[in-house]
């Protein structure tokens, strides 16, 4: 720091994903130690049981218990009962304390928190400090006794009694209050201070021999510590837009410690809100924390600060402090006791239970320390708090050893079988002792308060006190001994192999993996990672510049509102002057602590923990600065804008007139068809269409002008005149002085359709009729035809409302066009030319930009102001709200669900896209195929078997260049198991040849005959090699699968002219260029251009055969020339000629000053020439393409099979046939058939071979054997042709199937199943529908002839050679191909992609008569405890007046009235569940019905509208090019 996934590739956008970190986790595996921390996130569920707030006898009064005494009674134990004592103790008056601590976050969106201020609007107990007191009196109530009532809790009545409990009096520095008066200060309200008068309010005692000391009032002042107000931060919804009646303010009261509408009476009608009020929803807030570079986002556990809560609600009481967690009342909900009358209870204190939950712990110790209550103290409580206890829940640390040790041991794995790895690892040998065990010492955390000793004191000095723990340390012995696991190993991402499995079981963060060789799945060796953890999972934040303040973006990727006025609002010229709000710079004051950070220290070290130190924003407070902004003031003219002359134009509006053309109506003329279309029909016309002329009616639109022109803000605007009006520009002088731009809400304008009324209606023309077409045709195309289209007047507000580009200003090269203004020049004028505005255009520079492309009219550079985007689908849809008469418009989600949807640009590839050119590709022709019979091959189908395999073109007379048995893989029977072959090793024999028996053979038993070569010392041995038999193991053998695991051949396309590379250059790139381009060719052939420049694999030429000729050689060939001849080159003789096969030579567009052509390639022509423009044929097939063919030719990974799926063997099948189809052969006949007669060939092949002559057969053969290892002999007669005879258009003298009988060869063997022959039968078959195939010359056709394969068996193949044609106008269309260019949503690439309806199944969600819940508003009832307010005839110690009584004040009870919680009627909204049936949607392996959309996608799409239709979709109307 990024990385991976859309494509074939490539850049953008874009969204998804991973890699860091981090938790209070939790799961799953695994688990040795320690330190320090943490430990109910869920049910604020509901709790047993313990404890958590007491304390003081130095405030009181009384009592028991004790101890000493003293009195009575005494059974002699003891009782009762008074006094006295020191410490103690339940209960009780009385102080303080319970308002702290400690706990959990429901509530709260609020001055609750923060953070900075205010309080001149306040309070404060105990503390400190300071001043002044502290004097004299009175009357009660608990305890307690007596007595009632209750199960109890409790509870009435009498009756006695203390105080530091209560209450009057004295007394007042100072304090309160009221009123004069003066200073100082102020926010002008007031506050402080000083004096005067009047008036009013205090108090407690307790211990101590004392001295004194703890206390009490009252006031000031401090420390802390609270109340109230306020400015300013921090949350999501605008599908929450209006809220408010004590509401806002005022007077005056009242309440409060205090300001207040706090509360009340009157008055006034405000106040709040888009800078977001009301309302909903969700939350305790900081300090921090976690993350990140940083801004930021996240979050608020543990630890601090403040808040709020204490079973829900509600309400005081007491107090300095509470509406008060372990207090009171009331009300409910709930548990519990109960004698049913009543009661009692509140763990969100600590521990623990139950419940929820993925899920949080011991009913532990201790007050020793630290703090807290009470107390003079001792002390006494303290579940705060200090410890321990579980939990790897975290963070830190340490261990599981350490050194030697290769024969690299054994065993695993992998192997190309050598080997290689796990591995110095282990085995052994040696050390060491963290830890462990066991013994032994043994802490620091504690000094104090207090007691004791001094000391005037201040303080010294000594003594007590440890829960943890007999814990940490520390020393000693023993022992490698208890101590290693998890995840991962396609890519991202660090690690690879092997078996299993076989789209299966399975992984999977994302991309994806598995459908028999899976590094991706299970398993195993092995690596890689981290380690007492490792992983997963959920969550933050990050990478994400993916909400862009730092720091994005809107022409085509998601996004500029349809245009426009204009509020709020945000932004503004030049120049001065002034203020200091903003800004800027200092000071000061906060900015808690704890954290982070930095420095030092302390546990061994680390986490941890101490100490100092640093540290910023922000806010406050004051100082100075004043450039920019901003206020104010006073000015300028360059922005704006006014006026004054001009000017262009489909800018609106409204009336009026015109003349073409359609239609209809009337007449005339005329007649038989018009009219429509691809072609046709529906339609019109003999009732007289159509065409034609004249007359009329009547609506709608304005031809040519016209243009890339003109105007408008857009939408839009076209005959002609008038009128009414709006902007634009152009010159020119004054004039005004920033009056500007933009504009959230908001208000006008807005194409077509569409709607409402009322009118009009010529044409067109959804809707519908019909005719066509079609598989269908609810469409495309015809005929018609109704809304509408057209007016008026009102809705509607939407379009590809586009430049898919808001709006304003200013800047930043030009060139060429065109519409309109001015000026100058010229011109007799019209032109023309040159500056100079405003408009519209095209093209390019900088520059941008993913490319396309923009480019002074900006997509550039820069300001400003506004609207918009934030992955695709769902969806511009629901709901909700607003608008509209309806259609419907605006706003505008989620849930689900994908790993992509996307823009541009690039190769291909395809198009029923364009343009160029080839090919027997069509056409021209010439013979065919399809029909027929029959040969052969398939395909189905039969069979035991009819083995396999080839499957459009490119499978189908193909592997087969030859199945009667062998062949052969198949059937069926029969043997056979180390095999039919190969290697070791053992016996026997050398091989071998001949033969009996049984068997169908394989086989099995058996006879005979028969020795060679090598070594050696002769026999005897032994050895090579070959044969039978044996054995035993590594094995052997499989035409058994896969050709989609592969080599190798081979087929295509295609003998087509292309396929590339190197460097260069262009482009971010894929990629481009070169290889396009003008010509030209058979050709990427060549030429010339040109950011290219060579190369290189095809092309072509090098090869072979053919055509012409010359050498050279001559056992075939010649009488050419001679000579012989049984006449045949037959001989002699010669090689000149033919032929023969070796080697030259020839052709190269070389010549033409020939035409064309760029004086170039080249192209036509010509001339020579045997041959010409690659002569004519062959071999040669680029990169690559079909997972094209072939595991059954060979070769092979790999699975299969091993007494069988291998081997032998006999017989049978591939030879089967209702049938279909491919490739032939043979014919249909007279250009023929037949007979007879005759000529002429090439190329080939023989020694298990051709095999002649000659003999025989009618023949096929047969007998025969010459010659012949072959230019010599033989196959071998060529045939068509030529010449003569018949045959006369007939199913024939065509034509041979078929079938019967005789025969021949081959072969062991022709039944299944051979080929031939001869006699005899003689079928279909009369030229072959649709459709289709071959050939462009020595070619098709046509005629025969050889050969491979082979015993035999071609009509197949694979050569030969004879005879020997037609016809190409031409490239429109058929197939195919090649460049070059378009479009493309194709890219397994048109056999592509792909839309919707139905149908199934699944999963989410809308609406839904309703039903049910939670929340709230409002109106009304009703009102518990409580404050207060009035009454208070009942009750009443203190104080007061009279006193025997009495009475006053006050106060109690009680009542009543205000307020008010629950509750309970009613109507409203919000909101959640469910809900018959319903509506679209998503998604699914394939289904059903058509082809909308991607190429002109076959009717170009598309977007508003409307109407239509099974379904995609079609029409109509206006629009856009995308």
């Nucleotide at each position: 720091a990024g990385g991976g996934u859309u494509u074939g590739a490539u850049c953008c956008u874009g969204g998804c994903u991973c890699a860091g970190a981090g938790c209070g986790a939790a799961c799953g595996u695994u688990a040795g130690c320690g330190g320090c921390g943490g430990g109910c996130u869920u049910a604020a569920c509901a709790c047993a049981u313990g404890c958590a707030a007491g304390u003081c006898g130095a405030g009181c009064g009384a009592g028991g218990a004790c101890a000493g005494u003293g009195g009575c009674c005494u059974u002699c134990g003891g009782g009762c009962u008074g006094c006295u004592g020191a410490g103690u103790c339940g209960a009780g008056c009385g102080g303080c304390g319970a308002a702290c601590g400690g706990g959990u976050g429901a509530g709260u969106a609020a001055c609750a928190c923060g953070u900075a201020g205010g309080u001149a609007a306040c309070c404060u107990g105990u503390c400190c400090u300071g001043u002044g007191g502290u004097g004299g009196g009175g009357g009660a109530c608990a305890a307690c006794c007596c007595u009632g009532g209750g199960a109890a809790a409790c509870u009435g009545g009498g009756g006695c009694u203390a105080a530091u409990a209560c209450c009057g009096c004295a007394u007042a520095a100072g304090c309160c209050u009221g009123u004069g008066a003066g200073g100082u200060c102020u926010u002008a309200g007031g506050a402080c201070u000083u004096u005067a008068c009047a008036g009013g309010g205090a108090a407690a005692g307790g211990c101590g021999c004392g001295a004194g000391u703890c206390g009490c009032c009252a006031c000031a002042g401090g420390a802390g510590g609270g109340g109230c107000c306020u400015g300013c931060g921090g949350c999501c919804c605008a599908u929450c837009a209006g809220g408010u009646a004590g509401u806002u303010g005022g007077u005056g009261a009242g309440g409060u410690a205090a300001a207040g509408g706090c509360u009340c009476a009157c008055c006034a009608a405000g106040c709040c809100u888009g800078a977001g009020a009301c309302g909903g929803g969700u939350a305790g807030c900081u300090g921090g924390u976690c993350u990140g570079a940083g801004a930021g986002g996240a979050u608020g556990a543990u630890c601090a600060g403040c808040c709020a809560c204490a079973c829900u609600g509600g309400g005081a009481c007491u107090g300095a402090g509470a509406c008060a967690c372990g207090g009171c009342c009331c009300a409910g909900a709930c548990u519990c006791c109960u004698a049913c009358g009543g009661g009692a209870g509140g763990c969100a204190g600590c521990a623990g239970u139950g419940g929820g939950g993925a899920a949080u712990c011991u009913u532990g110790g201790g007050c020793a320390a630290u703090g807290g209550g009470c107390g003079c103290a001792a002390g006494c409580c303290u579940g705060a708090c200090c410890c321990a206890g579980c939990c790897a829940c975290g963070c830190c640390g340490c261990g599981u050893g350490c050194g030697g040790g290769a024969a690299g041991a054994a065993g695993g794995c992998c192997u190309u079988c050598g080997g290689g790895u796990c591995g110095u690892a282990a085995a052994c040998c040696g050390c060491u002792g963290u830890g462990g065990c066991a013994g032994g010492g043994g802490a620091a955390g504690a000094a104090a308060c207090c007691c004791c000793g001094g000391g005037u004191a201040a303080c010294c000095g000594g003594g007590c006190u440890g829960a943890c723990g007999g814990u940490a340390c520390c020393c000693u012995g023993c022992u490698a001994g208890a101590a290693a696991g998890c995840g991962c190993c396609g890519g991202c991402u660090a690690a690879c192999u092997c078996c299993g499995u076989g789209c299966c079981a399975g992984c999977a963060g994302c991309c994806g993996c598995g459908g028999u060789a899976a590094u991706a799945c299970g398993g195993a060796g092995g690596g890689c990672g981290c380690a007492a953890a490792c992983g997963u999972u959920g969550c933050u934040c990050g990478g994400a510049a993916u909400c862009a303040c730092u720091g994005g973006g809107c022409g085509u990727a998601a996004a500029g509102c349809g245009c426009u006025c204009g509020u709020a609002g945000g932004c503004g010229g030049c120049a001065c002057g002034u203020c200091a709000a903003g800004u800027c710079a200092g000071g000061c004051g906060u900015g808690a602590a704890a954290u982070c950070c930095c420095u030092c220290g302390g546990c061994u070290c680390a986490a941890c923990c101490g100490a100092g130190g640093a540290a910023u924003a922000g806010c406050g407070u004051u100082u100075g600065a004043u450039a920019c902004u901003g206020g104010c003031g006073a000015g300028c003219u360059a922005g704006a804008g006014u006026c004054c002359g001009g000017u262009a134009a489909g800018g609106g509006g409204u009336a009026g007139c015109g003349g073409a053309a359609u239609u209809c109506c009337c007449g005339g003329u005329g007649u038989a068809g018009a009219g429509g279309u691809g072609a046709a029909a529906u339609u019109c016309g003999u009732a007289g269409a159509u065409a034609u002329c004249g007359g009329g009616a009547g609506g709608a639109a304005c031809a040519c002008c016209a243009g890339a022109g003109g105007c408008g803000a857009a939408g839009g605007u076209g005959g002609c005149u008038a009128c009414c009006u709006g902007g634009g520009c152009c010159g020119g002088u004054a004039c005004u002085g920033a009056c500007g731009c933009u504009g959230a809400g908001g208000g006008g304008c807005g194409a077509a359709a569409g709607c409402g009324u009322g009118g009009g209606g010529a044409g067109c023309a959804a809707a519908c009729a019909g005719g066509a077409u079609u598989a269908g045709a609810u469409a495309c195309c015809c005929u018609g035809g109704u809304a509408g289209u057209c007016c008026a007047c009102g809705c509607c507000g939407u379009a590809a409302a586009c430049g898919a580009u808001g709006g304003g200003u200013g800047c930043u090269a030009g060139a060429c066009g065109u519409c309109u203004g001015g000026a100058g020049u010229u011109u007799a004028g019209a032109c023309g030319c040159u500056c100079u505005g405003g408009g519209u255009g095209u093209c390019g520079u900088a520059g941008c930009u993913a490319a396309c492309g923009c480019g002074u009219u900006a997509a550039g550079c820069a300001c400003c102001c506004c609207g918009c985007c934030u992955g695709g689908g769902g969806a511009g849809u629901a709901c909700g709200g607003c608008c509209g008469c309806a259609a419907g418009g605006c706003u505008a989600a989620a849930a689900c669900u994908c790993a992509a949807a996307g823009g541009a640009a690039u190769u291909g590839a395809c198009g029923g896209g364009g343009g160029c050119c080839c090919g027997c590709a069509c056409a021209a022709g010439c013979g065919g195929u399809g029909g027929a019979g029959c040969a052969u091959g398939u395909g189905g189908u039969u069979u035991a078997a009819u083995u396999c395999g080839a499957u459009g073109c490119a499978a189908c007379g193909c592997g087969a260049g030859g199945a009667a048995c062998c062949u052969u893989a198949c059937c069926u029977g029969g043997g056979u198991u180390g095999g039919a072959a190969a290697c070791c090793c053992c016996u026997g024999g050398a091989a071998c040849c001949c033969u009996u028996c049984a068997g169908a053979g394989a086989u099995g038993a058996g006879g005979g005959g028969g020795u060679g070569c090598c070594c050696u010392u002769u026999u005897a041995g032994g050895g090579a090699g070959c044969c039978a038999g044996g054995u035993g193991u590594u094995c052997a053998g499989g035409u058994g699968c896969u050709g989609c695991a592969u080599g190798g051949c081979u087929g295509u396309c295609g003998u087509c002219a292309g396929c590339u590379c190197g460097u260069g250059u262009c482009g971010u790139g894929a990629g481009a260029u070169g290889u396009u381009g003008g010509g030209u060719u058979a050709a990427g052939u060549c030429c010339c251009g040109c950011a290219a420049c060579g190369a290189g694999c095809g092309c072509a030429a090098c090869c072979c055969c053919u055509g012409u000729u010359g050498c050279u050689a001559g056992u075939u060939g010649c009488c050419a020339g001679c000579g012989g001849u049984u006449c045949g080159g037959c001989c002699g003789g010669g090689c000149a000629c033919u032929c023969u096969a070796g080697c030259g030579a020839g052709a190269c567009u070389g010549c033409c000053a020939g035409g064309c052509g760029a004086u170039a390639a080249g192209c036509c022509g010509g001339a020579g020439g045997a041959a010409g423009g690659u002569g004519g044929g062959g071999a040669u097939g680029a990169c690559g393409u079909c997972a094209a063919g072939u595991c059954c030719u060979c070769a092979u990974g790999g699975c299969c099979c091993u007494u069988a799926u291998g081997c032998c063997c006999a017989g049978g099948g591939c030879u089967a046939c209702a049938c279909a189809c491919g490739u032939g052969c043979u014919a249909c006949a007279a250009u023929g058939g037949u007979c007879g007669g005759u000529a002429c060939a090439g190329a080939g092949g023989g020694u298990u071979g051709c095999g002649a002559a000659c003999c025989u057969g009618a023949g096929a053969g047969g007998g025969g054997g010459a010659g012949c290892u072959a230019a010599u002999c033989c196959c071998a007669g060529a045939a068509a042709g030529c010449c003569g005879g018949c045959c006369u258009c007939a199913g024939u003298u065509c034509g041979g199937a078929u079938u019967g009988c005789a025969g021949u060869c081959u072969g062991c063997a022709a039944c299944u199943c051979g080929a031939c022959u001869g006699c005899a039968u003689g079928a279909a078959g009369g030229u072959g529908g649709a459709a289709u195939c071959g050939c462009u010359a020595g070619u098709a056709a046509u005629c025969g002839c050889g050969u491979a394969u082979c015993a035999g068996a071609a009509u197949g193949a694979c050569g030969c050679g004879g005879u020997g044609a037609a016809u190409a106008c031409g490239u429109u269309c058929c197939c195919g191909g090649g460049c070059c260019u378009u479009g493309u949503a194709c890219a397994c690439a048109c056999c592509g992609c792909c839309c919707g309806u139905c149908a199934c199944a699944c999963c989410a969600u809308g609406g839904g008569a309703g039903c049910u819940g939670g929340g709230u508003g409002c109106u009304c009832c009703a009102g518990a405890a409580g404050u207060g307010g009035c009454c208070g005839a009942g009750c009443u110690a203190a104080c007061c007046c009279u006193u025997u009584a009495g009475g006053g004040a006050g106060g109690c009870a009680g009542g009543u009235c205000c307020c008010c919680a629950a509750g309970g009627a009613g109507u409203g909204c919000c909101u959640g569940g469910u809900g018959a049936c319903u509506g679209g949607g998503g998604u699914g392996a394939a289904g059903u019905c058509g082809u909308a959309a991607c190429a002109a996608g076959g009717u170009a799409g598309c977007c508003c509208u409307a109407g239509g239709a099974g379904a995609a979709c079609c029409u109509g109307g206006g629009g856009c090019u995308g």
Molecule: small-subunit ribosomal RNA
Organism: Polyangiaceae bacterium